RNA sequence: UCCGAUAAAGGCAAACCUGUUGAAAGACAGGGACGCAAAACCACGGGUCUAAGGCUCUUUAGAGCUAUGACGGCUGGGUUGCCGAAG
Numbered sequence: 001u002c003c004g005a006u007a008a009a010g011g012c013a014a015a016c017c018u019g020u021u022g023a024a025a026g027a028c029a030g031g032g033a034c035g036c037a038a039a040a041c042c043a044c045g046g047g048u049c050u051a052a053g054g055c056u057c058u059u060u061a062g063a064g065c066u067a068u069g070a071c072g073g074c075u076g077g078g079u080u081g082c083c084g085a086a087g
Stems, first nucleotide, its partner, number of pairs: 002087001003084002011036002016031006034073001040079003044076003047071003053066005
């Protein structure tokens, strides 16, 4: 350095519930643990979600498209990083 134990010390926290926030997707806080060795950070590539606003259509009530909104616990990449058995 690669690597990752039925190791040690710690860390994070899915679903769900409550509250706040947002048009929504979602976010934040508390509870709670399915999991995680980067489940730490960065929306740069791909992917996914939403559609307020905009555009188009229209039977006037709706439909379609669209990210400038999101997701890092979908994936690739970048940056940083705890511990140390075996190999």
Annotation: The prediction has a mean pLDDT of 88. This is a predicted structure of an 87-nucleotide RNA (c-di-GMP-I-GGC riboswitch aptamer) from a Syntrophomonadaceae bacterium. The sequence was found by an Rfam model in a public genome assembly. Taxonomically the source falls in Syntrophomonadaceae (Bacteria, Bacillati, Bacillota, Clostridia).